SAM riboswitch aptamer (S box leader), 87 nucleotides, folded computationally. The sequence was found by an Rfam model in a public genome assembly. The coordinates come from a structure-prediction model, not an experiment, and the mean pLDDT is 87.
RNA sequence: CGUUCAUCAAGAGGAUCCGAGGGACCUGGCCCCAUGACGGUCCGGCAACCUGCGAUGGCAAGGUGCCAAGGCCAGGAAUGAUGAGGA
Numbered sequence: 001c002g003u004u005c006a007u008c009a010a011g012a013g014g015a016u017c018c019g020a021g022g023g024a025c026c027u028g029g030c031c032c033c034a035u036g037a038c039g040g041u042c043c044g045g046c047a048a049c050c051u052g053c054g055a056u057g058g059c060a061a062g063g064u065g066c067c068a069a070g071g072c073c074a075g076g077a078a079u080g081a082u083g084a085g086g087a
C1' cells in the first nucleotide's frame, strides 16, 4: 500500500511509574476506570505464525504477537489487528 494468504468464540497477570479518560473509526448499547483505568517499564506467562530442533504433529531456543469482556455487542464503512509473503 483499495497488495496476497492465513487467523481473530480457546489461552495467559503481578509489581511499579503516570494521571483521565479507555474499550480502532461512525451511530446506538454495554462495560472498564481516582480502590488509578488507558499507556510506559520490569518481571512473569500464553500461544505456536515464521526460523530452529525434533520427526507426525511434538519442543519452546530465536523473530514477532498476545495476556477484561467474541475484533465487548448490533448495524455501518474503500473497516481493524496479528503473522508470513509481495510490491
Stems, first nucleotide, its partner, number of pairs: 001086001003085006013043005021032003025076005044067003049063003052059002071079001